Glycine riboswitch aptamer from Desulfosporosinus sp., 97 nucleotides, folded computationally. Of the family's consensus pairs, 91% are formed in the model. Its mean pLDDT, the model's own confidence on a scale to 100, is 77. NCBI's taxonomy places the organism under Bacteria, Bacillota, Clostridia, Eubacteriales, Desulfosporosinus.

[in-house]
């Protein structure tokens, strides 16, 4: 200092990327094997600003973001899932940002 034009929860709609790849009997799930994919979800990083460092300043050293990265997890016909988005329900002020 602000505070509902917002939080988190649910219900409805839209929603991308990547191999219906090989092998095991083998549509699928599991298992191995190669090769991808970023928008469940997690990790990791910055300026400005704030702090700490006896006053200033300079340096340091912490704190802190994402559709950025990483590719741990998840995905790569369909289905499910799905970051964001719009609607609608009810809820929350010692809240939520």
């Nucleotide at each position: 200092u602000g505070g509902a034009c917002a939080g988190g929860a649910c219900u409805c709609u839209g929603g991308a990327g990547a191999g219906a790849c090989c092998c095991a009997a083998a549509u699928g799930a599991u298992g191995g094997g190669c090769g991808c994919c970023g928008a469940a979800g997690g990790g990791g990083c910055a300026a400005c600003g704030c702090a700490a460092c006896g006053a200033u300043g300079c340096a340091u050293u912490g704190c802190u973001a994402a559709u950025c990265u990483c590719u741990c997890a998840g995905g790569c016909a369909a289905a499910a899932g799905g970051a964001c988005a719009g609607a609608g329900u009810a809820u929350u002020a010692u809240a939520g940002g």